A computed fold for a 266-nucleotide RNA from a Solirubrobacteraceae bacterium, annotated as Bacterial large signal recognition particle RNA. The prediction has a mean pLDDT of 78. RNAcentral holds the sequence, with entries from ENA. A source record names the gene ffs. Its Rfam family is "Bacterial large signal recognition particle RNA". It is annotated as a non-coding RNA gene. Its Rfam clan is "SRP clan". Its family is annotated with SRP-dependent cotranslational protein targeting to membrane, signal sequence recognition and signal recognition particle, plasma membrane targeting in the Gene Ontology. The source organism's lineage runs through Bacteria, Bacillati, Actinomycetota, Thermoleophilia and Solirubrobacteraceae.
RNA sequence: CCGUGCUAGGCGGGGUGCUAGCGGUGCCCUGUACCCGCAAUCCGCUCUAGCGGGGCUGAAUUCCCUCCCGAGGGGUCGAGGCCCGAGGUCAGCGCCCCGGUUGGAGGCGGUGAUGGUCCGGUCCCGUCGCGAUGGAGAGCUGUGAACCAGGUCAGGUCCGGAAGGAAGCAGCCUUAAGCGGUCACCUCCAAGCGCGCCGGGAGCACCGGUCCGGAGUCCCCAAGCGUGGCCGCGCCACGGGUCCGGCAACGAUGGAGGGUGCACGG
Numbered sequence: 001c002c003g004u005g006c007u008a009g010g011c012g013g014g015g016u017g018c019u020a021g022c023g024g025u026g027c028c029c030u031g032u033a034c035c036c037g038c039a040a041u042c043c044g045c046u047c048u049a050g051c052g053g054g055g056c057u058g059a060a061u062u063c064c065c066u067c068c069c070g071a072g073g074g075g076u077c078g079a080g081g082c083c084c085g086a087g088g089u090c091a092g093c094g095c096c097c098c099g100g101u102u103g104g105a106g107g108c109g110g111u112g113a114u115g116g117u118c119c120g121g122u123c124c125c126g127u128c129g130c131g132a133u134g135g136a137g138a139g140c141u142g143u144g145a146a147c148c149a150g151g152u153c154a155g156g157u158c159c160g161g162a163a164g165g166a167a168g169c170a171g172c173c174u175u176a177a178g179c180g181g182u183c184a185c186c187u188c189c190a191a192g193c194g195c196g197c198c199g200g201g202a203g204c205a206c207c208g209g210u211c212c213g214g215a216g217u218c219c220c221c222a223a224g225c226g227u228g229g230c231c232g233c234g235c236c237a238c239g240g241g242u243c244c245g246g247c248a249a250c251g252a253u254g255g256a257g258g259g260u261g262c263a264c265g266g
Stems, first nucleotide, its partner, number of pairs: 001266006009057003012030005020046005034054005063259006072250001075247004080243006087236003092233002094230003098226002101223004106218003115212002118209005123201004128196004133190005139182005149174004157166003
């Protein structure tokens, strides 16, 4: 160096999550890579990696180590952009209330404004009267009795020799109790009704009037000023999400370099 047989190793890896920690099942990345069983109210393990069973490959394109590239996810930082939440702030913008000022439109005003004084009313309590309302009664009216209400009582019944008499159903008329209707007038009762007389009170809000006094006053619109309010915007600081950027680790795939046996025969 060649051939044959075998062994270590390999037949995917990584991030995240879970966990005291590790591996696996989960999710994601890479991209092709033996099969079966197990596992989130987890499964297996305890220091080098799932556990159990089977199969293939095998010292190199395939195993091991180092370096490079860097898919990807997570971490951290930012007076960074955007969004959301909760808080503060009225100096700014916006909105609102109030008060002056100025200007404009209108009304009232020397036939006396605003203001002031006094009186009365509106308000409350009480007596009385009138009225309205409601209820009851009375009045008026309708209906209303198989017999046990009245009148008249056909027919029929009874008494009588007859004349005549008696009781009396239906019908008709009337009426009692009862059941309704009406209720203008009359009587009684009720009340959170209205009005009036009288007496007392409250009070200056409104209305009317008397007097004083002597020129403004009321309402609307606009501008601007001042006081105050509202966190709607803005601003300040906080928390969260997302994007962007920085940093430090991890790191698949890919690339480069190096390393790794045993037995027999030639």